[in-house]
Small-subunit ribosomal RNA from an uncultured bacterium, 1390 nucleotides, folded computationally.
RNA sequence: AGAGUUUGAUCCUGGCUCAGGAUGAACGCUGGCGGCGUGCCUAACACAUGCAAGUCGAACGAAGCGCUUGAAUGGAAUUCUUCGGAAGGAAGCUUAAGUGACUGAGUGGCGGACGGGUGAGUAACGCGUGGGUAACCUGCCUCAUACAGGGGGAUAACAGUUAGAAAUGACUGCUAAUACCGCAUAAGCACACAGCAACGCAUGUUGUAGUGUGAAAAACUCCGGCGGUAUGAGAUGGACCCGCGUCUGAUUAGCUAGUUGGUGGGGUAACGGCCUACCAAGGCGACGAUCAGUAGCCGACCUGAGAGGGUGACCGGCCACAUUGGGACUGAGACACGGCCCAAACUCCUACGGGAGGCAGCAGUGGGGAAUAUUGCACAAUGGGGGAAACCCUGAUGCAGCGACGCCGCGUGAGCGAAGAAGUAUUUCGGUAUGUAAAGCUCUAUCAGCAGGGAAGAAAAUGACGGUACCUGACUAAGAAGCCCCGGCUAACUACGUGCCAGCAGCCGCGGUAAUACGUAGGGGGCAAGCGUUAUCCGGAUUUACUGGGUGUAAAGGGAGCGUAGACGGAUGUGCAAGUCUGAAGUGAAAGCCCGGGGCUCAACCCCGGGACUGCUUUGGAAACUGUGUAUCUAGAGUGCCGGAGAGGUAAGCGGAAUUCCCAGUGUAGCGGUGAAAUGCGUAGAUAUUGGGAGGAACACCAGUGGCGAAGGCGGCUUACUGGACGGUAACUGACGUUGAGGCUCGAAAGCGUGGGGAGCAAACAGGAUUAGAUACCCUGGUAGUCCACGCCGUAAACGAUGACUACUAGGUGUCGGGUGUCAGAGACAUUCGGUGCCGCAGCAAACGCAAUAAGUAGUCCACCUGGGGAGUACGUUCGCAAGAAUGAAACUCAAAGGAAUUGACGGGGACCCGCACAAGCGGUGGAGCAUGUGGUUUAAUUCGAAGCAACGCGAAGAACCUUACCUGGUCUUGACAUCCCGCUGACCGGACAGUAAUGUGUCCUUUUCUUCGGAACAGCGGUGACAGGUGGUGCAUGGUUGUCGUCAGCUCGUGUCGUGAGAUGUUGGGUUAAGUCCCGCAACGAGCGCAACCCCUUUCGUAUGUUACCAUCAUUAAGUUGGGGACUCAUGCGAGACUGCCUGCGAUGAGCAGGAGGAAGGUGGGGAUGACGUCAAGUCAUCAUGCCCCUUAUACGCUGGGCUACACACGUGCUACAAUGGGUAGUACAGAGAGUCGCUAACCCGCGAGGGCAAGCUAAUCUCAUAAAACUAUUCUUAGUUCGGAUUGUACUCUGCAACUCGAGUACAUGAAGUUGGAAUCGCUAGUAAUCGCAAAUCAGCUAUGUUGCGGUGAAUACGUUCCCGGGUCUUGCACACACCGCCCGUCA
Repeated sequence: AGAGUUUGAUCCUGGCUCAGGAUGAACGCUGGCGGCGUGCCUAACACAUGCAAGUCGAACGAAGCGCUUGAAUGGAAUUCUUCGGAAGGAAGCUUAAGUGACUGAGUGGCGGACGGGUGAGUAACGCGUGGGUAACCUGCCUCAUACAGGGGGAUAACAGUUAGAAAUGACUGCUAAUACCGCAUAAGCACACAGCAACGCAUGUUGUAGUGUGAAAAACUCCGGCGGUAUGAGAUGGACCCGCGUCUGAUUAGCUAGUUGGUGGGGUAACGGCCUACCAAGGCGACGAUCAGUAGCCGACCUGAGAGGGUGACCGGCCACAUUGGGACUGAGACACGGCCCAAACUCCUACGGGAGGCAGCAGUGGGGAAUAUUGCACAAUGGGGGAAACCCUGAUGCAGCGACGCCGCGUGAGCGAAGAAGUAUUUCGGUAUGUAAAGCUCUAUCAGCAGGGAAGAAAAUGACGGUACCUGACUAAGAAGCCCCGGCUAACUACGUGCCAGCAGCCGCGGUAAUACGUAGGGGGCAAGCGUUAUCCGGAUUUACUGGGUGUAAAGGGAGCGUAGACGGAUGUGCAAGUCUGAAGUGAAAGCCCGGGGCUCAACCCCGGGACUGCUUUGGAAACUGUGUAUCUAGAGUGCCGGAGAGGUAAGCGGAAUUCCCAGUGUAGCGGUGAAAUGCGUAGAUAUUGGGAGGAACACCAGUGGCGAAGGCGGCUUACUGGACGGUAACUGACGUUGAGGCUCGAAAGCGUGGGGAGCAAACAGGAUUAGAUACCCUGGUAGUCCACGCCGUAAACGAUGACUACUAGGUGUCGGGUGUCAGAGACAUUCGGUGCCGCAGCAAACGCAAUAAGUAGUCCACCUGGGGAGUACGUUCGCAAGAAUGAAACUCAAAGGAAUUGACGGGGACCCGCACAAGCGGUGGAGCAUGUGGUUUAAUUCGAAGCAACGCGAAGAACCUUACCUGGUCUUGACAUCCCGCUGACCGGACAGUAAUGUGUCCUUUUCUUCGGAACAGCGGUGACAGGUGGUGCAUGGUUGUCGUCAGCUCGUGUCGUGAGAUGUUGGGUUAAGUCCCGCAACGAGCGCAACCCCUUUCGUAUGUUACCAUCAUUAAGUUGGGGACUCAUGCGAGACUGCCUGCGAUGAGCAGGAGGAAGGUGGGGAUGACGUCAAGUCAUCAUGCCCCUUAUACGCUGGGCUACACACGUGCUACAAUGGGUAGUACAGAGAGUCGCUAACCCGCGAGGGCAAGCUAAUCUCAUAAAACUAUUCUUAGUUCGGAUUGUACUCUGCAACUCGAGUACAUGAAGUUGGAAUCGCUAGUAAUCGCAAAUCAGCUAUGUUGCGGUGAAUACGUUCCCGGGUCUUGCACACACCGCCCGUCA
């Protein structure tokens, strides 16, 4: 930093999509370790259980407990004993006093208003920022000053009685205080009153002196203190007020009665309608009030180059809330999360009367949800509360646990190692890839595991974390890699499977049998303990454009004017200082960010210092610019005066032409209308024509990209009233200007209302035509309407698709209205102002184009646009009598929609040109019979292909078997054919036999070479498996080849030039040609493939040669038969010849054209071969070759018979005819080109004949096929279904062939259909052509050949011409087509 996607391609506009970063995330697959962070975004849903706010006995009384002492009681152990007792005096118990770092209910004090949670509400002085309080409060803390004298009465606890299930009380009695209440004192304080002085922005504040009134205190003590009261000050914390900033909607435009203000009063810590009484009627709002929706705000976080945009988790500041709603109490502080009262919902207890509760504290549970953790440890640290303190409390906090949720770090090994192992994948089978990868050898130990040591955090003690971090040792390569992607964007490719199925997909899109896009595998790419997907935000997107966009045609200029608010605004001087610039100060919390250091091994993370925080406020200064005040000016603007132009407007009057109607005359059969007609009018007299009259509407010519008007618009003439512009002048005013949201006015046509009018025209309607239909176009009629007056409507492609105003920026040429100057001038020239056109430079523009009348360069103001459709639709509102107008969405859907230009194709667009394209001719087809091919039908099979031209006498230059691919039947399985391996045999060939429908099958005979004697070669047979084989599929996987446009004149390239580009130019233009053939011109100059020529045949001549060809002369013969000849014909070679070369004219002096001469031939002499770039996914997998797929005892191979030959029918191509330009018969002539030994076959004989028999010649200029036929001569037939025509059928034969039944050809005799020239339609041909006549050949045993390919004989007619049909070429034009008009596309129905 960009990329993909609209098109055949291009440029532009424009949307959609992607690559980046981020997250409190979730989901899928996977998961080794550690550090630091982080974790209910949803139900402010409901909560079991435990804990989260207590502490003080140094405030107090009572009680309990312990201890000490005294007293009373008690009498144990023990001692003595006379055994009677005595001594002793413990424990225990009672009581009194004292005591205690003891307990804890109660009174009292402080705390509980902090800390912790949540974001429901809130669009607000809530928050942020900066100020103000002369309108305020502040416990604990600090400082200062002063003080603490002396009294009093109660009340919990406790005891008793009593209510209740309980919670909780009630009554009586006793008692203490740092609890409570008077009194005294008053420096100071507060209040009231009236002074003085100073100060302040106002209310006022401060100081001072006076009078009156009022309010204090608590003890304890170790005598150090700690507490207490008052006042002042400070600090801290709070309260209130103000400026500015703080989301969306106008389809929310008006809101407001305590509302706005005042006075008095109340209330508060304090100001205030905060509350109240009275008075006034104000206050807010387009700079967006009110209403509705959404939302905690900020530091910051994410993104971005920035400006911005989005967010408001964690951490920090503020606010609000604590089940929901309301309320106050206490207190320094609350209207109070773990306080109170009331109401409500819910839950729980209950004896049914009544009570208890509030996890949005930490854990945890249910629920919701895609989704978010432990009912852990400790107060060791840091803080907090209480206390004098010890200490107690602290789910704040410090730690641990769980989660890859995020960031950061580390590891999963390193070196050597080619037989490039095996496996796997692929393969053209050779190999290639995985891949130094593995194995193997050597080495290391970070992490994890084991063992030992062991902190800092803690100031003297005290460590939850924790035997943790860290260190050391031994040990084993061991325990540790996945995820996504691989068609383009976007790095990375092959195989198989699938076959528009299954599926993929962020966009374009992929998949219909060879998928790099689906699935799997191999390989590769990316990231990595993660990787992908989804969701959301920013970016890219300059796609809301402040930075930084547009509006002629892509979306977008309001239909036009006037004008309000607003915005912007001429020249000169001067004052102020709001904006502006500059200096300084304050603030902009910390954290975060950036920079520099430092600490954890590094990093993340943490600490320190600096910077930034672009802002706000205060203050000093400057005065250019904006602003504002003031003084002046005239260039903007306006007024006056003079002058001319004009369809500018309104009203009244007048005029002629024309249409129609009425009356009358003339006049007679049609008129009218159309592409052609008909409806219609007319003998009741039309149309036509003449005269008179009525009525309405519109104003020919002039008339002009002429004029006027703001636009809509305005057109006969005259008059009246009236608006504006222009030129000249320079007298007046002195910035009075520009634009203009709302608003107001005007506003074509159609339409609406009321009343007139109505000639013509004419929606609707009727009839006639057209048409498949014709609710249309055409015709005949015809009503609203069109006209007038008044009132509505308010829209148009209301367009220059171009808002208004101002200034500037080359020219040229018309035209309208004025002015000035020069020339003697009808007039011309020069110049100037205002309008209206064309061309054009710079510049602009995507291009087209615009270009002083800008779409150029700048400025001001307004309006409008932000992908296409849905839709200018719905709803709401406003307007309207209605029709409707204005404003104006969303759901859903598509990946485009669009502009300009380019190349093609196309057009029942244009221009030019060509072709047997039409026309002019000749002969056909279409009707008949037959032949042949096709369709259809039939069939066991009628094998397959070819399908407009360009399939259909086509593949097939020849289906009885074979061919043959089809069908039936019955066989065979390494195979009919090829290669390899093993075994056997000696063959193969040949012969014989059995058997079969036939192949297959079986049997027999005969039989190799070399040799080192092992075997080898060859052949056959058998076997195994690789394989053979396939006319099976795909001509839309292909090669090759062919058809077609079309033998049409075209198709391209290099360099240059033009264009942003696709492309253009060249190749277009003027001529010319059969031709892009040639000439000229030209930003083109050249070149290539085509054209032409070179090649072949033919036409003339020369020359060489002369057999099998030829024969003039000589001789000879039946005969060029023979001798001979080399002249002629002919054959085969080699040459010549034709080139617009020559002449005349035309043309541009050119290319060339016309005519002529000469010539065998004349303008390409005639014919052939030769087919540019390309088009038709044209034909062919069945000529051949070939990828892939399919079959493999069958879709292969072989055999028999059948079929390809069927037959209600339809079509194509032909043959023969329908006759006299003919048929029959008889006679007589003249070719060319071919073929021939598995052949052509002479002559002769036989047969009516097909043919048979016999038998010369010829491997061919020698022999044969082989008589050419039409023609000509003669004769007959005489217009008939015939002496035309020959189909069909019968009989008898011939030939080929294993074999003519299905299914051959031919012969003879007999038979003698249809047919008398062919509808619509349609084909070929321009000269040796059409027409007509025969001959030959290929294939081939024979033949269906009337086909095909060649050959010659006889031998015409016509072409004015290019309007039309068809096809083609060039230029041009339109285009929403590009699969290209067999296109695209609209509506209805399914």

RNAcentral holds the sequence, with entries from ENA and SILVA. Model confidence (mean pLDDT): 84 of 100.